Annotation
Predicted 3D model of a 74-nucleotide RNA (transfer RNA) from an uncultured Clostridia bacterium.

This record gives sequence, structure tokens and C1' cells, in this order.
RNA sequence: CGGGGUAUGGCGCAGCUUGGUAGCGCGCUUCGUUCGGGACGAAGAGGCCACAGGUUCAAAUCCUGCUACCCCGA
Repeated sequence: CGGGGUAUGGCGCAGCUUGGUAGCGCGCUUCGUUCGGGACGAAGAGGCCACAGGUUCAAAUCCUGCUACCCCGA
């Protein structure tokens, strides 16, 4: 320098192909159960999707640029 991949709550991931108000597990908070804890059950908080722009009635999703990391090639 060229090609490809990844980026989504605190952590690990799904959702992208087929655009339509963002979900799962663990963790966290509260309550119940218990003498207490754990386990179990119930409820709840927390992310506008790395960043910037474009297309569209509507973008995590499509297009462009860019940043970081990983892989391959030169």
C1' cells in the first nucleotide's frame, strides 16, 4: 500500500441478507421466600448501535468517508 473481517447497555452476543419505535444470557437494583446467606421466583434500571455525512416517509440495517483492532497478500 491492496483485500477481507469486527465495532450494538458493565461483560459476552443476536438483530443487518428480507429498512418499520433495540433484544437474549450473565451482572446490577428492589421485593418475596429464608434465622441469615445462597439458590429460586417477581418487578425494574441501564444502550439511539465506533465516528461523520448521504439516500429514504422511515436507517443498527442501504451508500460514502473516516477511526481503532484482527487476518491475508505485497
Its mean pLDDT, the model's own confidence on a scale to 100, is 81.
It was read from a public genome assembly.